This is a predicted structure of a 72-nucleotide RNA (transfer RNA) from Bdellovibrionales bacterium CG12_big_fil_rev_8_21_14_0_65_38_15.
It matches the Rfam family "tRNA". The family's RNA type in Rfam is transfer RNA.
It was read from a public genome assembly.
Its mean pLDDT, the model's own confidence on a scale to 100, is 84.
RNA sequence: UGGGCUAUAGCUCAGUGGGAGAGCGCUGCCUUGACAUGGCAGAGGUCGACAGUUCAACCCUGUCUAGCCCAA
Numbered sequence: 001u002g003g004g005c006u007a008u009a010g011c012u013c014a015g016u017g018g019g020a021g022a023g024c025g026c027u028g029c030c031u032u033g034a035c036a037u038g039g040c041a042g043a044g045g046u047c048g049a050c051a052g053u054u055c056a057a058c059c060c061u062g063u064c065u066a067g068c069c070c071a072a
Stems, first nucleotide, its partner, number of pairs: 001071007010024004018055001026042005048064005
């Protein structure tokens, strides 16, 4: 310098155009003599950034940023 992949909750990840979600973790309550397990409820996200396409974008397109890999 060129190319590929990845970026979504505290962590690990799903989600290929219209509802933002799961497991673990966290908080409260129930259960116990107490703990653990189990059950119920809840908080927590400007979906990496900026533009574009679209009635509508986590999703499609472009550029940039960061990480990993390949080539030189």